[in-house]
Context: one part of a larger RNA
RNA sequence: UGACGGGGGCCCGCACAAGCGGCGGAGCAUGCGGAUUAAUUCGAUGCAACGCGAAGAACCUUACCUGGGUUUGACAUACACCAGAAGCCUGCAGAGAUGUGGGUCUCUUUGGACACUGGUGUACAGGUGGUGCAUGGCUGUCGUCAGCUCGUGUCGUGAGAUGUUGGGUUAAGUCCCGCAACGAGCGCAACCCUCGUUCCAUGUUGCCAGCAGUGCCUUCGGGUGGCUGGGGACUCAUGGGAGACUGCCGGGGUCAACUCGGAGGAAGGUGGGGAUGACGUCAAGUCAUCAUGCCCCUUAUGUCCAGGGCUUCACGCAUGCUACAAUGGCCGGUACAGAGGGCUGCGAUCCAGUGAUGGUGAGCGAAUCCCAAAAAGCCGGUCUCAGUUCGGAUUGGGGUCUGCAACUCGACCCCAUGAAGUCGGAGUCGCUAGUAAUCGCAGAUCAGCAACGCUGCGGUGAAUACGUUCCCGGGCCU
Numbered sequence: 001u002g003a004c005g006g007g008g009g010c011c012c013g014c015a016c017a018a019g020c021g022g023c024g025g026a027g028c029a030u031g032c033g034g035a036u037u038a039a040u041u042c043g044a045u046g047c048a049a050c051g052c053g054a055a056g057a058a059c060c061u062u063a064c065c066u067g068g069g070u071u072u073g074a075c076a077u078a079c080a081c082c083a084g085a086a087g088c089c090u091g092c093a094g095a096g097a098u099g100u101g102g103g104u105c106u107c108u109u110u111g112g113a114c115a116c117u118g119g120u121g122u123a124c125a126g127g128u129g130g131u132g133c134a135u136g137g138c139u140g141u142c143g144u145c146a147g148c149u150c151g152u153g154u155c156g157u158g159a160g161a162u163g164u165u166g167g168g169u170u171a172a173g174u175c176c177c178g179c180a181a182c183g184a185g186c187g188c189a190a191c192c193c194u195c196g197u198u199c200c201a202u203g204u205u206g207c208c209a210g211c212a213g214u215g216c217c218u219u220c221g222g223g224u225g226g227c228u229g230g231g232g233a234c235u236c237a238u239g240g241g242a243g244a245c246u247g248c249c250g251g252g253g254u255c256a257a258c259u260c261g262g263a264g265g266a267a268g269g270u271g272g273g274g275a276u277g278a279c280g281u282c283a284a285g286u287c288a289u290c291a292u293g294c295c296c297c298u299u300a301u302g303u304c305c306a307g308g309g310c311u312u313c314a315c316g317c318a319u320g321c322u323a324c325a326a327u328g329g330c331c332g333g334u335a336c337a338g339a340g341g342g343c344u345g346c347g348a349u350c351c352a353g354u355g356a357u358g359g360u361g362a363g364c365g366a367a368u369c370c371c372a373a374a375a376a377g378c379c380g381g382u383c384u385c386a387g388u389u390c391g392g393a394u395u396g397g398g399g400u401c402u403g404c405a406a407c408u409c410g411a412c413c414c415c416a417u418g419a420a421g422u423c424g425g426a427g428u429c430g431c432u433a434g435u436a437a438u439c440g441c442a443g444a445u446c447a448g449c450a451a452c453g454c455u456g457c458g459g460u461g462a463a464u465a466c467g468u469u470c471c472c473g474g475g476c477c478u
Base pairs, nucleotide, nucleotide: 007478008477009476010475011474012473013472015468016467019431020430021429022428023427026322027321028320029319030318031317032316033315034313035312042053043052064308065307066306067305068304069303070302073124077123078122079121080120081119082118083117084116087104088103089102090101091100092099093098106113107112126297127296129295130294131293135291136290137286138285139284140282142280147186148185149184150183151182152181153162154161155160166177167176168175192274193273194272195271197242198241199240200239201238202237203236207231208230211229212228213227214225215224216223217222245268248262249261250260251259252258311450324424328383329382330381331380332379333378334377340371341370342369345364346363350359351358352357390421395416396415397414398413399412400411401410437460438459439458440457441456442455443454
């Protein structure tokens, strides 16, 4: 000077408390450990590994195993020589890689040539081999915590101190006052995006109040469809402004910063959300994104192919989904979103099928058409507390679709089967408002899909916070 203390003081945070819902018990899904295996490729391991890299393991991917091939090589550059166009179509052998035949040939002065292929040879290629404790880059974490420093001056023999401490205040080293300090930088805040109000401009594919026409229904009163002319009122979209600043009033305060209450206002004291992560810490993570030093392999640790494995299963853990029911299950009817995606695509309508789906193929490169049914909700009916009309695992049979190919090992549909489970021990997690809880929708990846994951979107929509003694983490002074 730091760090630490079951030392002290002050202060924060869903840290506790107050609440709501879970996890821990059951079944299944996914990941991990372990065991197994020819192989079950590798990495990640307290918080900060374990629905993580993987936003798609049947082949491919694929790095692993078994077997079959190959050695200037699957890929790059260069040189020398020899041969042939390359490529495409096709026969045979083979699991295929590959091997071996047939057909077809560009320019041209018939020397050859641009490429390309095969062979021989040389430099070299190649490595998801090792080392993240040799590294770059990127990332996690403390933590969106309020801190971390510098110049000059002053003090101290010096390490260093001061500033940055103190009194207030703030979400904040935020600001005010004081002070041997005076200033400054990186952080904080603001500038950026988005949501919330309003004004202006512009109206197509968006909208339809009023006017005219027209289609459909009609109890002839009317209702209804932007369908058409048209309109710009409204919604909305796009662009540009305004608006919030403790600006105004009152109380407190050093009459400073600020704080409490009020008015007006769509919004009030950082309006909500996002992006943004200081100096540094953990020899944190990654040599398997990539790059890269050194080491290692070079007829193999390179490379090609077929099949298998990554999908195993006495067990243990983690994260989820579905439940155990009546605030519910089932059946019928009937509303209301937002955000996305679409041409190798989204696919309406009609028909067939109980259904997955098939046939047909309108429209749409999309504010126009399609995916598209939103679901919970509401209105009726039924079930009456039971392992049930709860729950849906498991298994048998039959199918649909994708794809060369669903045996290992896909998803979905129908019929049958109907397991555990009656709210979960010790313990433990999330959340302070449009949040939790609950309900569905979309997208990326993707032929298909093990998605119950992830990333977004909207619908319905709570309870509680006395307080800071205690647990955990953090900041300042001592």